RNA sequence: AGCUGAAAAAGGCAAACCCGUCGAAAGACGGGGACGCAAAGCUUCCGGUCUACCGUGCCGAAUCGAUGGCACCAGGACAGCGGGGCCACCAGG
Repeated sequence: AGCUGAAAAAGGCAAACCCGUCGAAAGACGGGGACGCAAAGCUUCCGGUCUACCGUGCCGAAUCGAUGGCACCAGGACAGCGGGGCCACCAGG
């Protein structure tokens, strides 16, 4: 360096839920809290999932527009969905 995580130690992170803030939402951040995690550290490159403010299309009165409804759309989100990439603590052969 690579592989492995049985035992051990030093430690680390923190699901649900609650409170606050931000956001259209998905969700994020801070505090509390621990279901779990050996990369639950970082990164959207690939797949997947979630959301749809804006936008596009359609519906919609005789017509035009507005309100509204439906569908689509990531440039938004999830790294604690999987793979890839980068970096790292301890121990073992």
This is a predicted structure of a 93-nucleotide RNA (c-di-GMP-I riboswitch aptamer). Model confidence (mean pLDDT): 86 of 100. Rfam family: c-di-GMP-I riboswitch aptamer. Rfam describes the family as follows. GEMM was predicted in a large-scale screen for bacterial structured RNA regulatory elements.